[in-house]
Context: one part of a larger RNA
RNA sequence: ACCAACGAGUUAGCUGUAUGAUGCAAGCUUAAGGAAGUUUAAAUCCGCAGGCGUAGCGAAAGCGAGUCUUAACCGGCGCUAAGUAUCAUGCACUAGACCCGAAACGGGGUGAGCUACCCAUGGGCAGGAUGAAAAUAGGGUAAAACCUAUUGGAGGUCCGAACCAACUUGUAUUGCAAGACAAGUGGAUGACCUGUGGGUAGGAUUGAAAUUCUUAUCUAACUCCGAGAUAGCUGGUUCUCUUCGAAAUAGCUUUCGGGCUAGCCUCGAUUAUAUGUAUGGGGGGUAGAGCACUAUAUAGGCUAGGGGGCAAAAUCCGUCUACCAAACCUAAAUAAACUCCGAAUACCCAUACUUCAGAUCGGGAGUCAGACGGUGACAGCUAAGUGCCAUCGUCGAGAGGGUAACAGCCCAGAUCGUCAUCUAAGGUCCCAAAUAGAAACUUAGUGGUAAAGGAUGUGAGGAUGCGUAUACAACCAGGAGGUUGGCUUAGAAGCAGCCAUUCCUUUAAAGAGUGCGUAACAGCUCACUGGUCUAUGCGUUCUUGCGCCGAAAAUGUAACGGGUCUCAUGUUUCUAACCGAAGAUGCGAAUAUAUAUUUAUAUAUAUGGUAGAAGAGCGUUCUCAUCUGCUGUGAAGUCAGAUUGUAAAGUCUGGUGGAGCGUUGAGAAGUGCAAAUGUUGGU
Numbered sequence: 001a002c003c004a005a006c007g008a009g010u011u012a013g014c015u016g017u018a019u020g021a022u023g024c025a026a027g028c029u030u031a032a033g034g035a036a037g038u039u040u041a042a043a044u045c046c047g048c049a050g051g052c053g054u055a056g057c058g059a060a061a062g063c064g065a066g067u068c069u070u071a072a073c074c075g076g077c078g079c080u081a082a083g084u085a086u087c088a089u090g091c092a093c094u095a096g097a098c099c100c101g102a103a104a105c106g107g108g109g110u111g112a113g114c115u116a117c118c119c120a121u122g123g124g125c126a127g128g129a130u131g132a133a134a135a136u137a138g139g140g141u142a143a144a145a146c147c148u149a150u151u152g153g154a155g156g157u158c159c160g161a162a163c164c165a166a167c168u169u170g171u172a173u174u175g176c177a178a179g180a181c182a183a184g185u186g187g188a189u190g191a192c193c194u195g196u197g198g199g200u201a202g203g204a205u206u207g208a209a210a211u212u213c214u215u216a217u218c219u220a221a222c223u224c225c226g227a228g229a230u231a232g233c234u235g236g237u238u239c240u241c242u243u244c245g246a247a248a249u250a251g252c253u254u255u256c257g258g259g260c261u262a263g264c265c266u267c268g269a270u271u272a273u274a275u276g277u278a279u280g281g282g283g284g285g286u287a288g289a290g291c292a293c294u295a296u297a298u299a300g301g302c303u304a305g306g307g308g309g310c311a312a313a314a315u316c317c318g319u320c321u322a323c324c325a326a327a328c329c330u331a332a333a334u335a336a337a338c339u340c341c342g343a344a345u346a347c348c349c350a351u352a353c354u355u356c357a358g359a360u361c362g363g364g365a366g367u368c369a370g371a372c373g374g375u376g377a378c379a380g381c382u383a384a385g386u387g388c389c390a391u392c393g394u395c396g397a398g399a400g401g402g403u404a405a406c407a408g409c410c411c412a413g414a415u416c417g418u419c420a421u422c423u424a425a426g427g428u429c430c431c432a433a434a435u436a437g438a439a440a441c442u443u444a445g446u447g448g449u450a451a452a453g454g455a456u457g458u459g460a461g462g463a464u465g466c467g468u469a470u471a472c473a474a475c476c477a478g479g480a481g482g483u484u485g486g487c488u489u490a491g492a493a494g495c496a497g498c499c500a501u502u503c504c505u506u507u508a509a510a511g512a513g514u515g516c517g518u519a520a521c522a523g524c525u526c527a528c529u530g531g532u533c534u535a536u537g538c539g540u541u542c543u544u545g546c547g548c549c550g551a552a553a554a555u556g557u558a559a560c561g562g563g564u565c566u567c568a569u570g571u572u573u574c575u576a577a578c579c580g581a582a583g584a585u586g587c588g589a590a591u592a593u594a595u596a597u598u599u600a601u602a603u604a605u606a607u608g609g610u611a612g613a614a615g616a617g618c619g620u621u622c623u624c625a626u627c628u629g630c631u632g633u634g635a636a637g638u639c640a641g642a643u644u645g646u647a648a649a650g651u652c653u654g655g656u657g658g659a660g661c662g663u664u665g666a667g668a669a670g671u672g673c674a675a676a677u678g679u680u681g682g683u
Base pairs, nucleotide, nucleotide: 001683002682003681004680005679006678011095012094013093015092016091017090018089019088020087021086022085023084024083027052028051029050033046034045035044056063057062066077067076068075098236099235101233105226106225107224108223109222110221116200117199118198119197120196121195122194123193124192125190127159128158129157130155134151135150136149137148138147139146163187164186165185167184168183169182170181171180202218204214239617240616241615242614243613244612249262250261251260252259253258263367264366265364266363267362268361269360270359271358276353277352278351279350280349281348282347288341289339290338294335295334296333298331299330300329301328303325305324306323307321308320309319310318370395371394372393373392374391375390376389378387379386400411401410402409415589416588417587418586420585421584422583426579427578428577429563430562431561435576436575437574438573439572440571441570447565453549454548457546458545459544460543461542462541463540464539465538466537474532475531476530477529478528480505481504482503485499486498487497511526515524516523590607591606592605593604594603595602596601597600618672620669621668622667623666624665625664627662629661630660637656638655639654640653641652642651643650644649
């Protein structure tokens, strides 16, 4: 991993409540216990103790269809509805209470054959090195000290096996091994190593101290018990069909991944409105608009006040002002917390039509993490697949078609069948169902990513200037004189810089000079002029369509889904077709609801669905009755085939098998497996 078997809402309660059934009914009912009888059990009878109901109100005395409060009224709770017992079902409560699952907590025991420390008694340490004290002899001294040699054999001394340890690397890593092996390494007469026996234990031992160790278990051992601890948490929870069908919100919460009440769903009962559209009537202060108020704010005018100048010996008075400026005037603005104004929607009321959607009471829920998209706001950076409100939609709980693929986008809501028809979104060159025509645009593979900004790309339209008195471009020629203007400067001559009424003359025209150039000149050139040539021409500018540049990313073209596509298979406009869905329609079938009746038919409508509510069934085991059922002329089981039913499932035939099993009507449950890192077994 697979297969088989097992595996989860049960049981109990003189409990509560609702619904259904049955009995009796202003009453209903027995409990413990007892009696007779019986194979046992059930049933029957007795047992009026108790319970519920028949009257309430008040704290109570008490009063009573009333009562309490109060001096009284008002007001509160009642009166004007039948209960009760048993059974069944739903739910709740108390119990382990749908099942499995902790880490932990408490109590009693078992462990020191591992390991820690201690006690007792034994054992072990090749070989080599160093050479303390002390002693002896000699020297030496007044005597000592001291010196030399020899002897000696100390040490948590040195080197290094056994032994003990475990610093490094490698191997090993389903190992030789739940800690080893190999090569090196440290200690090796010591706080050394070691055998045997004994001692200390669970909040306790032991500890050269690491929360170390206490039998592969240690920040509190193991084992049994309390015990099915508790788990607002995770996982799992077994047959079928039918009807309806949510929520991810509010308030409160030691509350935020949990709950309670309400909201939204369902079922029952009772009622009669609700929704939508139209019309009529309402209140409003949003969008917009506006500046009359409040606040902000611009320019000009006018003019208090202030600053500055002049004047004045000085204050005052005065005068000027390219300064600042209140109020006022003119023009033109801004506002969620401004309003002289002011919608659309929305909301409320009424009427008409529409139609059963609405409302009330009661039983049962689930939901309280929502997501994205459009619109209106806020927070944020008018960032976010961001956060937070409002409103609508979709997903959630929704399949189908489109978007290459793609919960939340577009189209459209799947009862079932159909090799019929029409459409939606979106498409019609090939992949791949379906296309033709007309008029334009684009040359960038733009289409088939992006901005500020940039550009004689190209199409359309407008305005304007020059032009046969020859424009624009090109070519030929001129482009001069006073003068090297003045100043400055080493120099400054059109051309470093400064100044200037930058003038005058000759001219067809020519600047006291447009750029290059020189140290300064020179030189080249331009403006300007003449000639040649020649036009449905040449410029400038505005609006607009489609393109161009701007344009760099990580495995591989890779930013049309691919191929491919250029008078298009791109883009714009128009026309007429077609394809295209589980949509609509046709035909057939089923179920639900309503209506009608001829009572099993007709008509109409409906039938996506998670959590969840409600209903109807299938099958398994056992019990009672039934078929005066089946069965060695072959039961159950099992294998195969055929067949019936909308499904769970049923029936028949044959093989195998070799002894029990079914139909129908009821009843009772250890009643249905794919999941739980499920349990056990097999492979």
This is a predicted structure of a 683-nucleotide part of an RNA (large-subunit ribosomal RNA, domain II) from a Candidatus Peribacteria bacterium. Rfam family: Bacterial large subunit ribosomal RNA. Gene Ontology terms of the family: ribosome and structural constituent of ribosome.